A computed fold for a 72-nucleotide RNA from Candidatus Gottesmanbacteria bacterium RIFCSPHIGHO2_02_FULL_39_11, annotated as transfer RNA. The coordinates come from a structure-prediction model, not an experiment, and the mean pLDDT is 81. Its Rfam family is "tRNA".

RNA sequence: GCCCCUGUAGCUUAACGGAUAGAGUAGGUGGCUUCGAACCAUCUGGUGGGGGUUCGAUUCCCUCCAGGGGCA
Numbered sequence: 001g002c003c004c005c006u007g008u009a010g011c012u013u014a015a016c017g018g019a020u021a022g023a024g025u026a027g028g029u030g031g032c033u034u035c036g037a038a039c040c041a042u043c044u045g046g047u048g049g050g051g052g053u054u055c056g057a058u059u060c061c062c063u064c065c066a067g068g069g070g071c072a
């Protein structure tokens, strides 16, 4: 330098172009308990940035950024 893959919550991850982006775990609060752990209830928290297509984009296109791999 060229090509390919990936990017969603603190972490691991779902989501035929259409429903309020859904779980697990972690964290907060409450319950339970002599106190904890476990368990139960509830809450918080997310689509890498910018543009485009579309009635509608996490999803499709372009570009940039970051990470991984291959060739030279």
Stems, first nucleotide, its partner, number of pairs: 001071007010025004018055001027043005048064005